[in-house]
RNA sequence: GCCGGCAUAGCUCAACCUGGUAGAGCGCUGGUCUCCAAAACCAGAUAUUGGGGUUCAAAUCCCUGUGCCGGUGCCA
Numbered sequence: 001g002c003c004g005g006c007a008u009a010g011c012u013c014a015a016c017c018u019g020g021u022a023g024a025g026c027g028c029u030g031g032u033c034u035c036c037a038a039a040a041c042c043a044g045a046u047a048u049u050g051g052g053g054u055u056c057a058a059a060u061c062c063c064u065g066u067g068c069c070g071g072u073g074c075c076a
Base pairs, nucleotide, nucleotide: 001072002071003070004069005068006067007066010026011025012024013023020056028044029043030042031041032040049065050064051063052062053061
């Protein structure tokens, strides 16, 4: 260089194929409880790698950039 895969919440992962309210666990914040804390319970905040396109509607489809991982190394 070429080929393939991956990128979603602070972390680990779903959802993508088949477009239609972005979720779970852990963590964090507040509350209840407690002498205090932990545990438990209740409530809450936080995310789709950048840009463009298609569409009524894009995490999802198409094009392109970036980062990471793997394969390949002139063979067809």

Transfer RNA from Acidithiobacillus thiooxidans, 76 nucleotides, folded computationally. Its Rfam family is "tRNA".